[in-house]
């Protein structure tokens, strides 16, 4: 300098005209207007109703440890496991030291259940071949039979600690070193853990993103929450019922009782005979039609905020002081034209350089911390390899 | 704004829960039964299980994340 990897942070600049929302203002105007994700809505918490004696089942959610947080599945520092690079031991297997990235990383001698195929034998196992010991077949070979035997074959993802040597008829942890594992107390750790020592021959796998246990949290609903202020359930038109203050008739009878009939229709007036017009006449209740209302205001933008600089802490935060004020729309603004620059892409060219093309993802809907997905492109740190140069 | 499904052969569906062999209709290709069709009967071919990762020995199945699409709620 090149590549490759991690992490951060930015994510077009500008001038003029012409418009949109919101604020302040008598007015002329003046400020102010999308994101790192506004996205997916997957956590979490503010905030607002409702419900609540207290404990416990069920459910659903998390999961090494500590700290950070208003909290959390989220972060940070750290333990262990994996893995991969380098350096260096060793004959090898394989440990030990940096570093860099993964890891849903309680619990499988509480308990259930599963583990197809193949193989004998799949979980307190198992003799298919082989080894070996033995019977009978007069022996030999070879066959059947019985017992031992997990060292070797072969099956499978997975075969009952690994390797050597005692040792055995032939084999085993059967017994012995080293490695593993389990256990017990000791040191050192706030801890997870880590170390060295005793002290046990140790069948007891794998699955819990199977059912479950263990610990810890979680009452419910969600801005269509919620509060205020207006509006609307009317008229009309049909049925049904009731009562008698309406209107005709009986009957007793005489400002009333009592029974039947009608009850929005009858009367009156003109008429092309479809019907118009005026004016008088009581109420109540119930169901269908029918025709209506569904708007403003607040909630709601000053808030666990943003930015510097000190203090403490490895960090992840946090605490003081000083500064900013940084969208609040409600069918929904944040926008259009032209002009000039900076990136980039493609073509040309040997190289300066010309030309054309021309800006990734993407759109706020109560807020706020976070995950997660997308995303041209450019800067800045670290880390490693190679090349050169001092 | 809140909830809840579905995604599997040209189509339409099971299989998922309790992991191991992908299956049924219909379409399609052949053969036979007909003088030809239809039809029937018999054979056969066709499937990145939306994608992307992860658990497992082993995943359409189980987790998670993304993509599409349908339904419900004043």
């Nucleotide at each position: 300098a090149a590549u490759g990897g991690a992490u951060u942070u930015c994510g077009c600049c500008u001038u003029g005209c012409c418009g949109a929302g919101g604020c302040c203002g008598a007015a002329a105007g003046g400020c102010u207007u999308a994101g790192g994700a506004a996205a997916g809505u997957c956590c979490g918490g503010g905030c607002a109703g409702c419900a609540c004696a207290g404990a416990g089942c069920a459910c659903c959610a998390u999961a090494c440890u500590u700290c950070c947080u208003a909290a959390c599945a989220g972060g940070a520092a750290g333990g262990c496991a994996g893995u991969c690079g380098g350096a260096g031991g060793g004959a090898a297997a394989c440990g030990c030291c940096c570093g860099g990235c993964u890891g849903a990383c309680a619990g499988a001698c509480a308990g259930u259940a599963c583990c197809a195929c193949a193989g004998a034998a799949a979980a307190c196992a198992a003799a298919c071949c082989g080894c070996c010991g033995u019977g009978u077949c007069c022996c030999c070979c070879g066959a059947c039979g019985c017992g031992g035997u997990a060292a070797g074959g072969g099956u499978g993802a997975a075969a009952a600690g690994g390797c050597g040597g005692u040792g055995u008829a032939a084999g085993a942890g059967a017994c012995c070193a080293c490695c593993g594992g389990c256990c017990g107390g000791c040191u050192g750790g706030c801890g997870a853990c880590a170390g060295a020592c005793g002290g046990u021959g140790c069948a007891u796998g794998g699955c819990a993103a199977a059912c479950c246990u263990u610990a810890u949290g979680g009452g419910c609903u969600g801005a269509a929450a919620g509060a205020c202020c207006a509006a609307a359930u009317a008229a009309g038109u049909u049925c049904u019922g009731a009562a008698u203050u309406c209107c005709g008739g009986g009957c007793g009878g005489c400002u009333c009782g009592u029974c039947c009939g009608g009850g929005u229709u009858u009367c009156g007036c003109c008429u092309u005979c479809g019907g118009g017009c005026a004016g008088a006449u009581g109420u109540c209740a119930g169901a269908a039609c029918g025709g209506g209302u569904a708007g403003g205001u607040u909630g709601a933008u000053g808030g666990a905020g943003g930015g510097g600089c000190a203090g403490c802490g490895u960090g992840a935060g946090u605490u003081g002081c000083c500064u900013c004020c940084c969208a609040g729309a409600u069918a929904a603004a944040u926008g259009g034209c032209a002009g000039g620059g900076c990136a980039a892409a493609a073509g040309c060219g040997a190289a300066a350089g010309c030309u054309u093309u021309g800006g990734a993802c993407a759109g706020a809907a109560c807020c706020c911390g976070g995950c997660u997905u997308a995303c041209a492109g450019a800067a800045a740190u670290c880390c490693a390899u190679u090349u050169g140069c001092c | 704004c809140g909830g809840g499904g579905u995604g599997u052969a040209g189509c339409g569906c099971a299989g998922c829960c309790u992991g191991g062999u992908a299956g049924c209709g219909u379409a399609c290709u052949a053969g036979c039964a007909u003088g030809g069709g239809g039809u029937g009967c018999u054979a056969g071919g066709g499937g990145u299980c939306g994608u992307g990762g992860g658990u497992u020995c082993a995943a359409a199945u189980c987790c998670c994340g993304c993509c599409a699409c349908c339904c419900c709620g004043a």

Notes: Model confidence (mean pLDDT): 75 of 100. Two RNAs folded together computationally: RNase P RNA and transfer RNA, 464 nucleotides in total. Rfam match: Bacterial RNase P class A.